């Protein structure tokens, strides 16, 4: 000084004026059934966020379901603690990734089953011979030698091992070479070539001991067999959970017209029985509903949403301009409550505070 990690924290200030929503107090008009109820204007207190966003996740309210178990379904899933609860949080383990400070993680089982592994490749899971090696055995094809038969011999047949050759059968997972993944690694012995085929060390796996840690898990050391691939955001299997809708939830009080039920009809001369007629009327009761209203409703609260606007001053950030001491012009992000609460994600101009790393350079 550069270049970075991470934390917590404000996100515009002050003053005047104009205006808006709520609440309270008293006032002036008008109505009033005298309880109030409508308008107005005045004082005073008061009114947006860290995210009020998305509406994930959880809860508190409400309504509707539920005896209890079990199936099925769905959600979380490494320990520990904190919580009213969560998929949040805080501390830690294991994995990854950074020189580093950190920082990421959908982080249970794949040795309970079953399935899957695109392309490329010869073979993708008790794996496979394409090139390459080999070719020990077996096979075929030269050479010499031995034996044994036949021949007077030359030579001929057979049979054995030997050797050289081909690379048929076969043999090999060392090398190459595909791929995201090829059935531990590295050496040395083997070996026809090779191979955990054998042995040493590593490395991982199963166990079984010992020590730290509450645990997830680490640190050591013994054993065995040499070796076991990945996917579960694929069924599955293990734990732990989950009823459902949402403030237009859900109460309460209600007109007008309609609607149901009740009470009072008409005429047969008055009454009572009958029987007929109409099914309308009625300032009459009474029920549900609607429309409205009001509660749920908060130390901001509407039910179509109020929380703004001017201006003046300083203050950050920005452009130009410089005589480097200043002037000038600009200009202050994301966004906005709607039943409340805890979290989480996600948007965001600038600025203060603290801790820490790396890399120079100076002392």
């Nucleotide at each position: 000084u550069g270049a970075g990690c991470c934390g917590g924290c404000c996100g515009g200030g002050u003053g005047g004026c104009c205006g808006c929503g709520g609440c309270a107090c008293a006032c002036c008009g008008g109505g009033u059934u005298c309880g109030c109820c409508c308008g107005g204007g005045g004082u005073g207190c008061u009114g947006a966020g860290g995210a009020a966003g998305g509406u994930c996740g959880g809860g508190g309210c409400u309504c509707c379901a539920c005896a209890g178990g079990g199936c099925a379904g769905g959600g979380u899933g490494c320990u520990g603690g904190c919580u009213a609860g969560c998929g949040g949080c805080c501390a830690g383990u294991c994995g990854g990734g950074g020189c580093g400070a950190c920082c990421c993680g959908c982080a249970g089982g794949a040795a309970a089953g079953u399935g899957c592994c695109a392309c490329a490749g010869a073979g993708a899971a008790c794996a496979g011979a394409c090139c390459g090696c080999c070719g020990a055995u077996g096979g075929c094809g030269a050479c010499a030698c031995g034996c044994c038969g036949g021949g007077a011999a030359a030579c001929c047949g057979g049979c054995g091992g030997g050797c050289c050759g081909c690379a048929c059968a076969g043999g090999u997972a060392a090398g190459g070479g595909u791929g995201a993944a090829a059935c531990g690694g590295u050496g040395c012995g083997g070996u026809a070539a090779g191979a955990g085929c054998g042995c040493a060390c590593c490395a991982g796996c199963g166990u079984c001991c010992g020590g730290g840690g509450c645990g997830a898990u680490c640190c050591g050391g013994g054993c065995g067999g040499c070796u076991a691939g990945g996917c579960a955001a694929a069924c599955c299997c293990c734990a732990c959970u989950c009823g459902g809708a949402g403030c237009a939830a859900g109460g309460c009080c209600a007109a007008g017209c309609g609607u149901g039920g009740g009470a009072c009809g008409g005429c047969c001369g008055g009454c009572c029985c009958g029987g007929c007629c109409a099914a309308u009327g009625u300032c009459c009761c009474c029920a549900g509903g609607u429309a409205g209203g009001c509660c749920g409703c908060a130390c901001a609260g509407a039910u179509g949403g109020a929380u703004g606007g001017c201006c003046a001053c300083a203050c950050a950030g920005g452009c130009g301009c410089u005589u480097c001491g200043g002037c000038g012009c600009u200009g202050g992000a994301c966004a906005g409550a709607a039943c409340c609460c805890c979290g989480c994600c996600u948007a965001c101009a600038g600025g203060c505070c603290a801790g820490c790393u790396c890399a120079c350079c100076a002392u």